[in-house]
RNA sequence: AAUUCGCCCUUAGAGUUUGAUCCUGGCUCAGAUUGAACGCUGGCGGCAUGCUUUACACAUGCAAGUCGGACGGCAGCACAGAGAAGCUUGCUUCUUGGGUGGCGAGUGGCGAACGGGUGAGUAACAUAUCGGAACGUACCGAGUAAUGGGGGAUAACUAAUCGAAAGAUUAGCUAAUACCGCAUAUUCUCUGAGGAGGAAAGCAGGGGACCUUCGGGCCUUGCGUUAUUCGAGCGGCCGAUAUCUGACUAGCCAGUUGGCGGGGUAACGGCCCACCAAAGCGACGAUCGAUAGCCGAUCUGAGAGGAUGACCGGCCACAUUGGGACUGAGACACGGCCCAAACUCCUACGGGAGGCAGCAGUGGGGAAUAUUGCACAAUGGGGGAAACCCUGAUGCAGCGACGCCGCGUGAGUGAAGAAGUAUUUCGGUAUGUAAAGCUCUAUCAGCAGGGAAGAAAAUGACGGUACCUGAGUAAGAAGCCCCGGCUAACUACGUGCCAGCAGCCGCGGUAAUACGUAGGGGGCAAGCGUUAUCCGGAUUUACUGGGUGUAAAGGGAGCGCAGACGGCUCUGCAAGUCUGAAGUGAAAGCCCGCGGCUUAACCGCGGGACUGCUUUGGAAACUGCAGGGCUUGAGUAUCGGAGGGGCAGGCGGAAUUCCUAGUGUAGCGGUGAAAUGCGUAGAUAUUAGGAAGAACACCGGUGGCGAAGGCGGCCUGCUGGACGAAAACUGACGUUGAGGCUCGAAGGCGUGGGGAGCAAACAGGAUUAGAUACCCUGGUAGUCCACGCGGUAAACGAUGAAUACUAGGUGUUGGUGCCCGAAGGGCAUCGGUGCCGUCGCAAACGCAAUAAGUAUUCCACCUGGGGAGUACGUUCGCAAGAAUGAAACUCAAAGGAAUUGACGGGGACCCGCACAAGCAGUGGAGCAUGUGGUUUAAUUCGAAGCAACGCGAAGAACCCUACCAAAUCUUGACAUCCUUCUGACCGCACCGUAAUGGGUGCUUUCCUUCGGGACAGGAGUGACAGGUGGUGCAUGGUUGUCGUCAGCUCGUGUCGUGAGAUGUUGGGUUAAGUCCCGCAACGAGCGCAACCCCUAUUGCCGGUAGCCAGCAGGUAAAGCUGGGCACUCCGGCGAGACUGCCCGGGAUAACCGGGAGGAAGGCGGGGAUGACGUCAAAUCAUCAUGCCCCUUAUGAUUUGGGCAACACACGUGCUACAAUGGCGUUAACAAAGAGAAGCGAGAACGCGAGUUUAAGCAAAGCUCAAAAAUAACGUCUCAGUUCGGACUGCAGUCUGCAACUCGACUGCACGAAGCUGGAAUUGCUAGUAAUCGCGAAUCAGCAUGUCGCGGUGAAUAAGUUCCCGGGUCUUGUACACACCGCCCGUCA
Repeated sequence: AAUUCGCCCUUAGAGUUUGAUCCUGGCUCAGAUUGAACGCUGGCGGCAUGCUUUACACAUGCAAGUCGGACGGCAGCACAGAGAAGCUUGCUUCUUGGGUGGCGAGUGGCGAACGGGUGAGUAACAUAUCGGAACGUACCGAGUAAUGGGGGAUAACUAAUCGAAAGAUUAGCUAAUACCGCAUAUUCUCUGAGGAGGAAAGCAGGGGACCUUCGGGCCUUGCGUUAUUCGAGCGGCCGAUAUCUGACUAGCCAGUUGGCGGGGUAACGGCCCACCAAAGCGACGAUCGAUAGCCGAUCUGAGAGGAUGACCGGCCACAUUGGGACUGAGACACGGCCCAAACUCCUACGGGAGGCAGCAGUGGGGAAUAUUGCACAAUGGGGGAAACCCUGAUGCAGCGACGCCGCGUGAGUGAAGAAGUAUUUCGGUAUGUAAAGCUCUAUCAGCAGGGAAGAAAAUGACGGUACCUGAGUAAGAAGCCCCGGCUAACUACGUGCCAGCAGCCGCGGUAAUACGUAGGGGGCAAGCGUUAUCCGGAUUUACUGGGUGUAAAGGGAGCGCAGACGGCUCUGCAAGUCUGAAGUGAAAGCCCGCGGCUUAACCGCGGGACUGCUUUGGAAACUGCAGGGCUUGAGUAUCGGAGGGGCAGGCGGAAUUCCUAGUGUAGCGGUGAAAUGCGUAGAUAUUAGGAAGAACACCGGUGGCGAAGGCGGCCUGCUGGACGAAAACUGACGUUGAGGCUCGAAGGCGUGGGGAGCAAACAGGAUUAGAUACCCUGGUAGUCCACGCGGUAAACGAUGAAUACUAGGUGUUGGUGCCCGAAGGGCAUCGGUGCCGUCGCAAACGCAAUAAGUAUUCCACCUGGGGAGUACGUUCGCAAGAAUGAAACUCAAAGGAAUUGACGGGGACCCGCACAAGCAGUGGAGCAUGUGGUUUAAUUCGAAGCAACGCGAAGAACCCUACCAAAUCUUGACAUCCUUCUGACCGCACCGUAAUGGGUGCUUUCCUUCGGGACAGGAGUGACAGGUGGUGCAUGGUUGUCGUCAGCUCGUGUCGUGAGAUGUUGGGUUAAGUCCCGCAACGAGCGCAACCCCUAUUGCCGGUAGCCAGCAGGUAAAGCUGGGCACUCCGGCGAGACUGCCCGGGAUAACCGGGAGGAAGGCGGGGAUGACGUCAAAUCAUCAUGCCCCUUAUGAUUUGGGCAACACACGUGCUACAAUGGCGUUAACAAAGAGAAGCGAGAACGCGAGUUUAAGCAAAGCUCAAAAAUAACGUCUCAGUUCGGACUGCAGUCUGCAACUCGACUGCACGAAGCUGGAAUUGCUAGUAAUCGCGAAUCAGCAUGUCGCGGUGAAUAAGUUCCCGGGUCUUGUACACACCGCCCGUCA
């Protein structure tokens, strides 16, 4: 220090359902792990580790022998001895020789039952833990007693025979520690207690005396042998507890369970046998099926758990498959035997041989797993007296990044921030002190030298290894994955829903941080990723630690066996419980401390722990068990009232239908409207009588009863339960309840009745695109009764039963008690049934003494959505079907509650020329204009419901012009820079062309320090210019629209877990979120209104170019003149209108109605002004702009053409159809504008458009300029016209370079359609509609268009039922791209 009551320490989440939120719930990720495999890569060392698959088959070698000190022996070797020969006289050769060392084969002993391998089988005494009694035991230790004396064989060997071989047979010889008797018996076994039975083997060394057949005997020592006892270790047996899964396996078992008696065994036992009994096991899961060696431990985890059982260790099982025994102390035996089977091999076909799940190794299988190595030196094992021998046990080495651990691939300095690369806003930035360069060092590897421990005396495979030293070179040594979020790390290019990525969400459809590549970055590192596995996260099976009203989930209800749980009190016991002690929990591992390898991994030592089991002592509160008592739980008896509780029988009236008869006549019936149907054969209607069946109006009630289903006229009988009062009796008799049993709506089934009404099916009529429906007319099962079956429902309070506790308020129903002033009221209490509500709970909604609160007990059920309550199996049923109840596959959600919107053929309120009431139109005609379509070389492009279509375009003959044809140019029509030449540029003239282009000629600068410069032009070069090319879905800006609608928000506060709400809702009021009142809100902002402009009245000031009342002059006339500024008018500054005053209403408010006064009255009229936002609305062709594209063309120039086409369709307009009119003549009255390349008077000419000439006017001055409708007079007289003017012909005018395509206008002539317009549809509420003309912009010229101006000048409404649009509140929602939504089925 590990340890632990406590302290301390230890416990992590994220992405994904939604527009957003909270919850439920699944899926996925981050961590750790591995006997791994695969991809890319790979320097060194240490320690570990390596067929997880075919318990598939195996060539070859080895893995169990040893003992001559047990024995007979001598094939082979060596050496004595003996003999012979040769000679070189001390050597060689040969023969002999068990004599010695030894020893093949053999007899004998011990071992071979260990060690080594594998996990097929096994769900059981197999393993683990703890116990037990009826056993065995070679070798080892201790003790006692022996080891005396005999015998007969048999291998080897010899001989013979058979066989291919393996091998076998016959005859003969021989030994032993081989085998068998006899003797003895400390002890042992048996016993009838007398007795009986039972052993042995020798070998080696040494040796004094004695003996000897000379081998030895004998003695002694050592080893061995025999009998027996004890011990140790080992083994066999028995018991308890624990050990996976399926009930879609519920019954199993005949030696089965037990007994008696035998047999057998080392030993108990049905282990085996005979007989007897009929037991035994099982919902505490038997039997059967499937899977699996078990454990110490390993991985993970905060833990509890979960998963695993390689290596190491313990046990078991197995040895090609199945069976059997033999030997032995031990086996039913991996390298023994026998039999059977499969396979392989040999064979002379007659027969034989074999067993790698030992170590190597081979084939096969597989994603995948190593050397046919060295050594017995160490540790251990077998044999031996020993020396030794054997040992693929073991020790080592080899191979593999398979794992863990350690080390290295350099260190310092070095900014010109090199080059290269990438990017860029072109300035730079990044790579980056990184490199190079300079200075060092040598760990590893390589080279050289030395060189261990491991070995107590000798002996070292490893191995010239570990280690040490030296010299010397930065040399030989870095990759892999990732960079959208989770999750650390971003840019460029390519690609363009393709190629591809992806663990989940999801990326990719032309600007991809998500694909591919590059640069850069992040992470780990001799590895890195991927795949697979297990645990974790997952409180997502919940013991620790979940739930069931609506998310998945309460059984349809009751009774009740087993089980579980159980009131108060006393005594005892001690099973649970608590506590002390002891035993055990092997070692290794784990944790702590110390130590050894340079460190670490690894290893050693010591300690802790191993949460367990057992034995034993103690305690007795609680549970349990046994006994005694109690009354409060429960029940019984007594009295009492309430009730659609149940069953059976009887009775009743109303209604419906039918039948009969009467009256009566043409319809009835039915519907949104109809028709089918009924009816002149008399219906419906009405009156009377009769029949039948079913159901019971009113009372009637969130009232009653019942367990639920359910129960309703009245009476009678039988009967169940609940409640109250009182407190006599029993004395815990209770609660719940798996299985089981019973009940169980409607519909359905069976048999027999019944059948009025209603009414599936069916028929007809309607509706409809269809209508197998909704509606109508009919109508059968059925509905009713009796007896059976069935057994399900949204069988719901979507809420299991029981008990106790926990604020209140207010109804109702049944009882009881008390009080009072008593037809009544009050108080209290028990039972039932409702509403509101506090605490608490809940995701919220909500629940709240009738809990969904706080607790306890028991039962049932749930674990993502779909597949599916389906399939199969089983049980039940007559059937229909019910009950039980999966999987494959597939998705990343499915779901609950609440929020904000949007929507509704939901509701309430309000507004708008929205409708209604009116006026005038459009839609019909002709023409103008725009669009579509068609056509074309081109008919350039855009705009597309409202909100495109007389729109961009306030004006296409050329130009514009973007389109088409043809022609031409290429640094360019336009900008900047560079080089070079010239001196200009401009201008003029000519040639040529359809025209531009092209060609020619003439003319012609400034400054200067004389070098040159400025400027311009020509030529050249490349950077670049240019693009009305694409993308409005990359954008800015601008605009439209909802909508001049009244809304849109914020701060602080408050409420809600939150999204959010409140404010902003409510009551009034307004044109208005305008104002008032109220209110958990108080304030504020953008909008509204006001401030601005025009207009309506007026005052003051000013008075020319305006005006002229008064004064004067003056004309044919005339503000023409003097003069004046009164008036008009113009300009400026003011005043005025504010619900200020009165009456009434309203809430004494806001405000509304009426009135007075006033030029104007309740916003006086008009304009400008457009909140937050919506529509990927419009515009890249106004402009700007990112990216992409074109670059002798998609750029630029020119001529001509086109934008103007024309079977057709639509929009917007003009002119009309006529008499409220047309035409002619005469007369009157505006406003607002414009004008110098202009307006142009007047005069003249022309029928006219206009022409000629020309005054005035840069304008309150002159001009355009005539206003028109109107008025007066005349004419026309209802007609295709004196309406209407299209179209056409001829002749002209004007503008312009030019009117052919393609202008406007004039004159004459021609004189079409059209007689008021179908369905449908537009505008307008007052100086408005309608009608009338005038002006301007654009513009050379060209308006029926557009924008303005004034003249004349109505009708109708004072309402909100409906259509359309909008606003506010509310409600439902499975919608949120928001109803043009979502979504179902069929088909492809």

Record summary: Small-subunit ribosomal RNA from an uncultured bacterium, 1388 nucleotides, folded computationally. It matches the Rfam family "Bacterial small subunit ribosomal RNA". The sequence is in RNAcentral, with records from ENA and SILVA.